[in-house]
Transfer RNA from Xylariales sp. No.14919, 93 nucleotides, folded computationally. Model confidence (mean pLDDT): 81 of 100. RNAcentral holds the sequence, with entries from Rfam.
RNA sequence: GCCCAUUUAGAGCAGUGGUGAGCUCGCUCGUCUCCGGGAGACUUGUGUAUCCAGGAUAACGAGAAGUCAGGGGUUCGAAUCCCCUAAUGGGUG
Numbered sequence: 001g002c003c004c005a006u007u008u009a010g011a012g013c014a015g016u017g018g019u020g021a022g023c024u025c026g027c028u029c030g031u032c033u034c035c036g037g038g039a040g041a042c043u044u045g046u047g048u049a050u051c052c053a054g055g056a057u058a059a060c061g062a063g064a065a066g067u068c069a070g071g072g073g074u075u076c077g078a079a080u081c082c083c084c085u086a087a088u089g090g091g092u093g
Stems, first nucleotide, its partner, number of pairs: 001092007010025004018076001027063005033056003037052003042047001069085005
């Protein structure tokens, strides 16, 4: 230099022309459970309902997070098809 593949949420991926751009993990919040601390009506008492702030988790629920690598084109309609560019990986002289 040429050829091929990939690029979609923080991460890994699905979605191959038509509603709403989705799944898993992660993140945030809540519920439940547990842990120790403080308050605490009550109790003869070890203690206890309840409340407060904090922490830890498995489960459950909710939520946030995308200019679909960038630009242009085709089309009534593009993440999807075409062209150019970029990045990454591979092949080849």
It matches the Rfam family "tRNA". Rfam classes the family as a transfer RNA. Its family is annotated with triplet codon-amino acid adaptor activity in the Gene Ontology.